[in-house]
Context: one part of a larger RNA
RNA sequence: UUGGCCGUAAAGGGCGCGUAUGCGGUGCGCUAAGUCUGGUGUGAAAUCUCCGGGCUUAACCCGGAAUCCGCACCAGAAACUGCCGUGCUGGACUGUGGGAGACGAGAGUGUACUCCCGGUGUACCGUGAAUGCGUAGAUAUCGGCAGGAACACCGUGGUGAACGGGCUCUCUGGACUACGACUGACGCUGAGCGCGAAAGCAGUGGAGCAAACAGGAUUAGAUACCCUGGUAGUCCUAGCCUAAACGAUGAACACUUGGCGUGGCGGGUCUCAACCCUGCCGUGCCGGAGCUAACGCGUUAAGUGUUCCGCCUGGGGAGUACGGUCGCAAGGCUGAAACUC
Numbered sequence: 001u002u003g004g005c006c007g008u009a010a011a012g013g014g015c016g017c018g019u020a021u022g023c024g025g026u027g028c029g030c031u032a033a034g035u036c037u038g039g040u041g042u043g044a045a046a047u048c049u050c051c052g053g054g055c056u057u058a059a060c061c062c063g064g065a066a067u068c069c070g071c072a073c074c075a076g077a078a079a080c081u082g083c084c085g086u087g088c089u090g091g092a093c094u095g096u097g098g099g100a101g102a103c104g105a106g107a108g109u110g111u112a113c114u115c116c117c118g119g120u121g122u123a124c125c126g127u128g129a130a131u132g133c134g135u136a137g138a139u140a141u142c143g144g145c146a147g148g149a150a151c152a153c154c155g156u157g158g159u160g161a162a163c164g165g166g167c168u169c170u171c172u173g174g175a176c177u178a179c180g181a182c183u184g185a186c187g188c189u190g191a192g193c194g195c196g197a198a199a200g201c202a203g204u205g206g207a208g209c210a211a212a213c214a215g216g217a218u219u220a221g222a223u224a225c226c227c228u229g230g231u232a233g234u235c236c237u238a239g240c241c242u243a244a245a246c247g248a249u250g251a252a253c254a255c256u257u258g259g260c261g262u263g264g265c266g267g268g269u270c271u272c273a274a275c276c277c278u279g280c281c282g283u284g285c286c287g288g289a290g291c292u293a294a295c296g297c298g299u300u301a302a303g304u305g306u307u308c309c310g311c312c313u314g315g316g317g318a319g320u321a322c323g324g325u326c327g328c329a330a331g332g333c334u335g336a337a338a339c340u341c
Stems, first nucleotide, its partner, number of pairs: 004312001006310001007295002012309001014195004022188002025088005031082001033081002035077008049065006091186001092183001094181001095179004104171005113147002116144005125132001159164001202237002208234002213229004250308006258286011290297002314341003323334004
C1' cells in the first nucleotide's frame, strides 16, 4: 500500500494568478516504451513447503518435486496508456451585437458638522438631575472664511477571487446573454508570486466620533450602563499579514425525481404594457432518492464518479521551546520533545 478521513468529533490552505509536476475530449494512420502471450538463458547450494526413503522414534540425514514472486534477450499481439503524424468540434479561447452591476483607480461637487470673523438680539443652552457652557454676550438667526471625514432611507437584491465595496464625472477590469462567425484541446490542478478586515507600529493629518482617562449622576457598591468633557485611534503614505478571514463545507468536470420565490439577458404568446410559457447564468426557501453517528445535506450536495492540491491521526504540555526565515517593532510563518492523564 491493499483498506480511513476532513459542515458540527482532529483535519480545507484567508483568496487569486501561475512555472515545474500530476491528470486530460474525439476520428484515423503509424510505432511498440508501458501492457499482454509464447520461447530461451539466468535466478548457486543450504534453508522453507510437499512427496518418498534411512537411523528402534524424533530431532537429524538422503532423494525428488515445487518455489526462487525477478532480470535479460528473441518472436509475436495492438484493445488500452504513451510517442509521432494528420483530422474533428462538443472542452477552452476569440469575434460580432446587446443589456445589468456599491468591481477597481484618479479627479471633482453638494448637504451636514466643527472652529474662526462680523451683524441682529437677550438669558439661557444642555440633562431625568447635575457636572459643563454662557452677561468678557452663549443658545437662536443672517453673512463670510477655513478644515477634515462620511455619503440618509431601500432587498433572503446586484457586484468582486477573497478581504471588501453605496455622491458625481473620466479612465478601466471581469462576468452574463444572443449569434454559432474564428482558432482547433490551446484544458484542469498547482511549490512560487501577488492581494488580504480590525487592532497595533513609523511619518503626515485631525472636523465629527471616541478605547484609556477626568468629572457629574445612578447605586448597598457602580472600576459599568446614562450625562459633560476627552487622548490614542478612526483618515492619508509606506510597512505589518492575522481573524468565528465561516457556508466552520478546496478547485475543476460529468451524472442524478421535484415544488415555490427572486436578480440579469434571450425566445414564444400578445400589440415589443402586464401576466403567462420557456432557454442560459446567478441567488434563496422547502423537500425526493441517496448519504449521514445524529443534526442535517439534498442539481448552489454533505448524493454518484474522475483528476489535482492542502490537511488530520487521543487530551494536556503547545501553536510553547530550539533552530531557520520574514518584520522598524509588535510579532508572523515553520514547528518538536521530556513529562503527565

A computed fold for a 341-nucleotide part of an RNA from an uncultured bacterium, annotated as small-subunit ribosomal RNA, central domain. The full RNA is in RNAcentral, with records from ENA and SILVA. It matches the Rfam family "Bacterial small subunit ribosomal RNA".